[in-house]
Context: one part of a larger RNA
RNA sequence: CGCUGUUUAAGGAACUCUGCAAAAUGGCCCCGUAACUUCGGGAUAAGGGGUGCCACGUAAGUGGUCACAGUAAAUCGGCUUCAGCGACUGUUUACUAAAAACACAGCUCUCUGCUAACUCGUAAGAGGAUGUAUAGAGAGUGACGCCUGCUCGGUGCCGGUAAGUUAAAGAAGGGGGUCAGCCGCAAGGUAAAGCCCACAACCGAAGCUCCGGUAAACGGCGGCCGUAACUAUGACGGUCCUAAGGUAGCGAAGUUCCUUGUCGGGUAAGUUCCGACCUGCAUGAAUGGCGUAACGACUGAAGCACUGUCUCAAACAGCGACUCGGUGAAAUUGUAGUUGUGGUGAAAAUGCCACAUACCCGCGGCUAGACGGAAAGACCCCAUGAACCUUUACUGCAGGCUGAUAUUGGCCUUAGGCGUGUCUUGUGUAGGAUAGGUGGGAGGCUAUGAAGUGGGGGCGUUAGCCCUCAUGGAGCCAACGGUGAAAUACCACCCUGGCCACGUUUGAGUUCUAACUGGAUACAGUGAAUCCUGGUCCAAGAAAGUUUCAGUUGGGCAGUUUGACUGGGGCGGUCUCCUCCAAAAAGGUAACGGAGGAGUUCAAAGGUACCCUCAGCCUGGUUGGCAAUCAGGCGUAGAGCGCAAAGGUAUAAGGGUGCUUGACUGCGAGACUGAUAAGUCGAGCAGAGACGAAAGUCGGACUUAGUGAUCCGGCGGUUCUUUGUGGAAAGGCCGUCGCUCAACAGAUAAAAGGUACUCUGGGGAUAACAGGCUGAUCCCCUCCGAGCGUCCAUAGCGGCGAGGGGGUUUGGCACCUCGAUGUCGGCUCAUCACAUCCUGGGGGUGAAGAAGCUCCCAAGGGUUCGGCUGUUCGCCGAUUAAAGUGGUACGUGAGCUGGGUUUAGACCGUCGUGAGACAGGUCGGUCCCUAUCUACCGUGGGCGUACGAAACUUGAGGGGUUCUCUCUUUAGUACGAGAGGAUUUGGAGGGACGAACCUCUGGUGUUCCUGUUGUCACGCCAGUGGCAGCGCAGGGUAGCUAAGUUCGGUACAGAUAAGCGCUGAAUGCAUCUAAGCGCGAAGCUGCUCCCAAGAUAAGGUUUCGUUGGACUAUGUCCGAAAAUCCCCUGGAAGACUACCAGGUUGAUAGGCGGGAUGUGUAAAGCAUGCAAGUGCUGUAGCUGACCCGUACUAAUGGAUGAAAG
Repeated sequence: CGCUGUUUAAGGAACUCUGCAAAAUGGCCCCGUAACUUCGGGAUAAGGGGUGCCACGUAAGUGGUCACAGUAAAUCGGCUUCAGCGACUGUUUACUAAAAACACAGCUCUCUGCUAACUCGUAAGAGGAUGUAUAGAGAGUGACGCCUGCUCGGUGCCGGUAAGUUAAAGAAGGGGGUCAGCCGCAAGGUAAAGCCCACAACCGAAGCUCCGGUAAACGGCGGCCGUAACUAUGACGGUCCUAAGGUAGCGAAGUUCCUUGUCGGGUAAGUUCCGACCUGCAUGAAUGGCGUAACGACUGAAGCACUGUCUCAAACAGCGACUCGGUGAAAUUGUAGUUGUGGUGAAAAUGCCACAUACCCGCGGCUAGACGGAAAGACCCCAUGAACCUUUACUGCAGGCUGAUAUUGGCCUUAGGCGUGUCUUGUGUAGGAUAGGUGGGAGGCUAUGAAGUGGGGGCGUUAGCCCUCAUGGAGCCAACGGUGAAAUACCACCCUGGCCACGUUUGAGUUCUAACUGGAUACAGUGAAUCCUGGUCCAAGAAAGUUUCAGUUGGGCAGUUUGACUGGGGCGGUCUCCUCCAAAAAGGUAACGGAGGAGUUCAAAGGUACCCUCAGCCUGGUUGGCAAUCAGGCGUAGAGCGCAAAGGUAUAAGGGUGCUUGACUGCGAGACUGAUAAGUCGAGCAGAGACGAAAGUCGGACUUAGUGAUCCGGCGGUUCUUUGUGGAAAGGCCGUCGCUCAACAGAUAAAAGGUACUCUGGGGAUAACAGGCUGAUCCCCUCCGAGCGUCCAUAGCGGCGAGGGGGUUUGGCACCUCGAUGUCGGCUCAUCACAUCCUGGGGGUGAAGAAGCUCCCAAGGGUUCGGCUGUUCGCCGAUUAAAGUGGUACGUGAGCUGGGUUUAGACCGUCGUGAGACAGGUCGGUCCCUAUCUACCGUGGGCGUACGAAACUUGAGGGGUUCUCUCUUUAGUACGAGAGGAUUUGGAGGGACGAACCUCUGGUGUUCCUGUUGUCACGCCAGUGGCAGCGCAGGGUAGCUAAGUUCGGUACAGAUAAGCGCUGAAUGCAUCUAAGCGCGAAGCUGCUCCCAAGAUAAGGUUUCGUUGGACUAUGUCCGAAAAUCCCCUGGAAGACUACCAGGUUGAUAGGCGGGAUGUGUAAAGCAUGCAAGUGCUGUAGCUGACCCGUACUAAUGGAUGAAAG
């Protein structure tokens, strides 16, 4: 010093994030018990009383009696009030979260008719369930009470399905290749069947589009303006938008940022709490809303009781620590002979430089440092890292739905396509009248029954046409004419639409039974069988199931992606090209430097030949003005050149006109530029051209932007290749097209997010803390003096400006540290600076006094307690001389705490589809280290201090102390009109702080005394003892101790600061200064107290001891002094050591005797009482540590030890 306990004066939560911890309460019996309530509770509510022993009595009880105390020990609820949340009992993160989270009964929705839905499984099969909608599954809410509003636009789900779109499969059809053959002198052309290639009308389900429904499905639930006879407010009105605009309830809330909202309550004081208000950043109704009795190791607030939580600490017990004996780890460790300060330095040094300090070595302590140990930082960033999770990221895969095909068959009905055939259909107007087209055509039909009439059917433009049956019994139609674009009879071929038949094909439907499937079974299997196979019977049936293919759905599952730059990262911005500046007169040159542009345009805005000259201003002139067009003049460019800027340009690149297409093909000496790849300029040659008389010019544009590699694919061309040959396909080559591949040297055809559940590898290449540099910001000072101050710049202020200092703010930079430098606040302990809060000394004052304001000097000391909040800060209460500002890794976590922040759980609001997120709020949530070195506090050993000792000292040096108030006297004086009211001097008493002590007051006092409970033992009674926290309780000596007692700071001297002076020049004056002299502060140095000669400079004084013998003789050995040590008895000394008192010539300890003190009247005897008990002998007995005395016991014994320099 710690841990575990015991007790504590006065106060009683003042402690603190929080009454954490502790204390208190406590058993049984009796009395009594509120609000509220779901009538059960609440309730052991609260609060109060009793409790031993003895006698009598069956008992109720009555009487007696002792103690401080009778559940006397142990066992053994603290209580109450107001809120929040959750109804409750339960469950949970085994190992940091027990909760408000989960569950729960109840409520609701959805699915499911049994081979159920759903789940597991490839399947068989199993669960569901040997259950059957009062059942089962899924989801939400979460007892109970009152309730649960509006919204179906989005998403989801359910239902519908005319139309649109759509796969595989099927498939008419044409196309291409080849090719016998045919044509052709050849080149070549054409081409049947077959084979091959790609295309494809048509058909073709679900899905999607579409139409509805559904919110106890996912979800959502507005804005602006005006308005009432004070003002304010707005019942009311207007307007815009919406799917609908938040209803009831609640509301600064676990939700409210501003915010400690405002008011009220509680408190001396209330960021918390309770009640209200409503301005709800961002409440709200089964993601339930609002209440609610009971319950809760939940969270907040208050009170009573109680206390060492605290003021403020003390004593004691046990166990550690320490000493001795035994045994005996660990992390760590570059080597270590391991100081301080200032500086330097990779910016915080034991190790470098300088100075200072320092004899050598332990032991006990303490943790400031060794950027201490531990863990290749978990925060942050990075990685073309990982893993999980999410989704309307990408791409897939199970699964679901749907279609086709196969297993898979028959009959029929029906609908459609195609083909063939028959029969039909056809109305503009005009016209006899319903004229399809073309051609032929002069006749055709008719007893095998014409016209007409009646019935039926079909078509229809409502005129009529056609068919059929019956009747009828002989005609009807065309040509001609007329109308018209076209002329009818009749025949042929065809068109449009249609009936029918046949063939083929597709779909739909009914039905059949034999595949396939299911069921039943008094049958069979020398068979036990809820099974299997077969038989029989029944049902169902080409469906289902299954295979393959296809469409759709599909975070259920999987694989992945989710850019870089960046004064950290994210957010923002940017990413290619052009022009200028930066750019420092070649070129080039960076930044998230400063300014702007491009991602084209033009058939003329190109080529050529020829011609012309602008902008602006002045003068004149019709409408006509400052400015339109016209004329004259001045006019080097102040214009124009499609567009940015720069350069250029009037001898044109500008403005016109004519003719035109060089906006050409094949090339290209040589250069510029560039890492490459690209990019740029280019005379000249050939060809064919344009313009020009010609020389000539022309391979786009005054120039510099107007863009995209490779792969892949398309189109055109081609003396190229052609997988046996010939072809073809395909490729190459030339030309050309398709990329905001704009992240623009372009990862893929195709890609977003979360991680606080996280992980790995790295980084101090890069952030958060701290340091460093800087000092914008911040703080402080100075200068100037516009003005304020009645007057007056400067008592006090000081515009606009200027110059500095500091390194406490917010920043900037990113230099040490990411193989770890722990972060806010508090506690504890400090230390320094001074820009001074108080106290001290002074100057000025717009200083009468008093009180102030301001400045100068001054760092000695001091600088409070509470309420709220995690707070620093701040506000408030009460004091005070004052309640200073800062630094010290925002001092201090190997010193403590852990309330806040900052892991994992959970809730709310907001954001997000979601996973999740939030310098938003809220409840909960593991703080390790035995100290090697340095430093520091103590305490020893060695050696030295030139003989050995014992004492007493000096004091270089170091440290401590250093505060302040009130009253009173001077004095109600100076001053002042008064009110008020001193300087100075003396005296007295306090507060805080410190030192010592224990007489007093107290505390403690683990066995000093007493009482007493339970139980056991000593055979029993009696008397004692043990155990139960010293069992508990009442007291208490010594010691230790504070709250107790005593004392301390003063005063004085010296030298000074600011300041005030004397004399006095420079400067004949003046001047505190230059020479000289003086005064002047709590500050400095003494004085005072403590340590101190390792003060290696080792000091001084006094006293004690001093030399015998032998020998191999400058030396060695023996003996031996003063004195000391070991050892022993001990100690108010002490970790050990040391120190002190003693060691027989002795009171050192024990014992003993006496006393003191404490306790409180022992045992025993006697007396008394029925007994418990009481009285007397007797202020008794006992009494650790205290005082005095006394050798009874123990202090036996053994070593060391000096100079003839």